[in-house]
Background
This is a predicted structure of a 382-nucleotide RNA (Bacterial RNase P class A) from a Pseudomonadota bacterium. The sequence is in RNAcentral, with records from ENA. A source record names the gene rnpB. The coordinates come from a structure-prediction model, not an experiment, and the mean pLDDT is 77. Its Rfam family is "Bacterial RNase P class A". Its family is annotated with tRNA processing, dimeric ribonuclease P complex and ribonuclease P activity in the Gene Ontology. The family's RNA type in Rfam is ribozyme.

RNA sequence: GGAGUUGGUCAGACGGUCGCGUAUUCGGAAGGCAUCCAAGCUUGUUUUCCGGAUCCGAGGAACGUCCGGACUCCACAGGGCAGGGUGCUGGGUAACACCCAGGCGGAGCGAUCCGACGGAAAGUGCCACAGAAAAUAAACCGCCUCACAGACGCCCGCGCGACGACUGUGCGGUAAGGGUGAAAAGGUGCGGUAAGAGCGCACCGCGUUGGUGGUAACACCAAUGGCAAGGCAAACCCCACCUGGAGCAAGGUCAAGCAGGGAUGUGUGGCCCGCACUUAAUCCCGGGUAGGCCGCUUGAGCUCAUCGGCAACGGUGAGCCUAGAUAGAUGACCGUCGCGGAGAAAUCCGUACAGAAUCCGGCGUAUCGACCAACUCCCUUU
Numbered sequence: 001g002g003a004g005u006u007g008g009u010c011a012g013a014c015g016g017u018c019g020c021g022u023a024u025u026c027g028g029a030a031g032g033c034a035u036c037c038a039a040g041c042u043u044g045u046u047u048u049c050c051g052g053a054u055c056c057g058a059g060g061a062a063c064g065u066c067c068g069g070a071c072u073c074c075a076c077a078g079g080g081c082a083g084g085g086u087g088c089u090g091g092g093u094a095a096c097a098c099c100c101a102g103g104c105g106g107a108g109c110g111a112u113c114c115g116a117c118g119g120a121a122a123g124u125g126c127c128a129c130a131g132a133a134a135a136u137a138a139a140c141c142g143c144c145u146c147a148c149a150g151a152c153g154c155c156c157g158c159g160c161g162a163c164g165a166c167u168g169u170g171c172g173g174u175a176a177g178g179g180u181g182a183a184a185a186g187g188u189g190c191g192g193u194a195a196g197a198g199c200g201c202a203c204c205g206c207g208u209u210g211g212u213g214g215u216a217a218c219a220c221c222a223a224u225g226g227c228a229a230g231g232c233a234a235a236c237c238c239c240a241c242c243u244g245g246a247g248c249a250a251g252g253u254c255a256a257g258c259a260g261g262g263a264u265g266u267g268u269g270g271c272c273c274g275c276a277c278u279u280a281a282u283c284c285c286g287g288g289u290a291g292g293c294c295g296c297u298u299g300a301g302c303u304c305a306u307c308g309g310c311a312a313c314g315g316u317g318a319g320c321c322u323a324g325a326u327a328g329a330u331g332a333c334c335g336u337c338g339c340g341g342a343g344a345a346a347u348c349c350g351u352a353c354a355g356a357a358u359c360c361g362g363c364g365u366a367u368c369g370a371c372c373a374a375c376u377c378c379c380u381u382u
Base pairs, nucleotide, nucleotide: 001378002377003376004375005374006373007372008371009370010369012337013336014335015334016333017332018331020057021056023054024053025052026051027050028049029048030047031046032045033044034043059353063364064363066362067361068360069359070358071247072246073245074244078273079272080271081270083243084242085241086240087239088102089101090100091099092098103117104115105114106113107112118238119237123236124235125232126231127230140178141177142174143173144172146170147169148168149167150166153160154159186204187203188202189201190200191199205227206225207224208223209222210221211220212219213218251294252293253292254291260285261284262283263282264281265277266276267275301320302319303318304317305316306315307314308313338351339350340349341348342347
């Protein structure tokens, strides 16, 4: 200097003019209520309107609605079956399919990254085509012994051969070599054999047993056995663990309004058992009314420091309060600057993805760009 890998931060800035929303507060106007029988005045409280001041006001994903919860309701959140979910080990967390660390396998020179990662001797099923044969799985080519027949051959050359080589046929042996395929009766080498083969041996692989280390997944070592079992469970299935339902349009409360008729036992996914209620309740058809308030933002909250931990994260202390709208606010314009691109310059162009609606923890996806840190590889120079 170049090329990468991982983690993190920001999400244009400043000023001016005008305009929005909540909250708090000041002032004014009108009304209600209380204080006492009535009126008036004062005081307190409350409603509406007008004017002013102050603080605050869309996100890293607010998107997807894919997971997990908090919270609310269903008397039982009781039991069981079915269903659904997860799937190496250990931690973290309110919880999770998330995060961290490790193990095994794979990709990469490497930093790193990926894994739908329990079980194939519980059972069933599938492996197209090709191939002889695709798991109780074999002989297409080839090699070898024997028998019969033929004949002077086989071969580039060197050479082999005459009771023989060679060619053809048949019985038998073979699974080492070749072929097919994603995958073919463990792999490599040596010996042995008529030719071969774990047939034997060495090493590796695999099974069994034992030991050592580790919390564990696993790793290593030793002995022993020639050694029976390919792949797929993102096939059905088996095993272990988890799992009630519905959802802020949940739910609570005030107001408004009304016309009935029919059926039956009902009770928040399905089925069974239990239990509770049962002149009420539920369901269906039809008519009518439908506005306000709460829930509603102080949180498994954020920032800093410190301690523990490899880390995720947790403890302690201090500080901070940062939308709560409801047809739905958080904006528009101007100027200067920033960043990126083009240009010799003047200057011109661009400045993304996107928008709270009960809240939070994750994951996935979109995105103009800028910055910081660590690590890896290559080249060059000293």